[in-house]
RNA sequence: GCACGUCUCCAAGCGCCUGCCCUCGCCUACGGCGAGGUGACGAGGGAGAGGGAUCAUCGAGCAGUCGGCGGGUGCCCUCUCGGCCGCCCACGGUCGUGACGGGACGGGUAAAGCCCGGGGGUGACCCCGGGGACAGAACCCGCUCCGAGGUGGGAG
Numbered sequence: 001g002c003a004c005g006u007c008u009c010c011a012a013g014c015g016c017c018u019g020c021c022c023u024c025g026c027c028u029a030c031g032g033c034g035a036g037g038u039g040a041c042g043a044g045g046g047a048g049a050g051g052g053a054u055c056a057u058c059g060a061g062c063a064g065u066c067g068g069c070g071g072g073u074g075c076c077c078u079c080u081c082g083g084c085c086g087c088c089c090a091c092g093g094u095c096g097u098g099a100c101g102g103g104a105c106g107g108g109u110a111a112a113g114c115c116c117g118g119g120g121g122u123g124a125c126c127c128c129g130g131g132g133a134c135a136g137a138a139c140c141c142g143c144u145c146c147g148a149g150g151u152g153g154g155a156g
Base pairs, nucleotide, nucleotide: 014070015069016068017067019066021037022036023035024034025033026032027031041059042058043057047080048079049078050077051076052075081096082095083094084093085092087154088153089152090151091150100147101146102145103144105142106141107140108139114131115130116129117128118127119126120125
């Protein structure tokens, strides 16, 4: 490098389903059994490792987006790596490679829902395309204000 086999991944606002609900079939039919369906719409969010707690940010919408379980980029602690505080080292602070923080103001083409059409399924329902809207934030941009830009040693 090639071939074969197995496992894992190609999920992270994600996955799952013993409840209630809905559909279909059967039956001994106010019910039972079996097989299915539904079970969150996008925006935003990641230095690495370990641990901990928790219903982990924002709005849209008003439909099971009902109820529950697991996970999880958020939060806290420890360690490590890295940026900044002029250079090097240590400590401290603050942040995460776009590597100071905070506040006010202004701005930002969301998606589903809705309408039209197509496809799959006996059905509940699912998938796809097109059209035209509408958010907020701890996200982004602009502007402005406030705060912080340290301590010790060393080099120049």
Annotation
The RNA shown here (glmS glucosamine-6-phosphate activated ribozyme aptamer) has 156 nucleotides and comes from Acidimicrobiia bacterium UBA6912. It was read from a public genome assembly, where an Rfam model found it. The coordinates come from a structure-prediction model, not an experiment, and the mean pLDDT is 81. It matches the Rfam family "glmS glucosamine-6-phosphate activated ribozyme aptamer". The family's RNA type in Rfam is riboswitch. From the family's description: This entry contains a glucosamine-6-phosphate activated ribozyme that is found in the mRNA for GlmS. GlmS is an enzyme that uses fructose-6-phosphate and glutamine to generate glucosamine-6-phosphate. The ribozyme catalyses self cleavage of the glmS mRNA that is thought to regulate GlmS activity.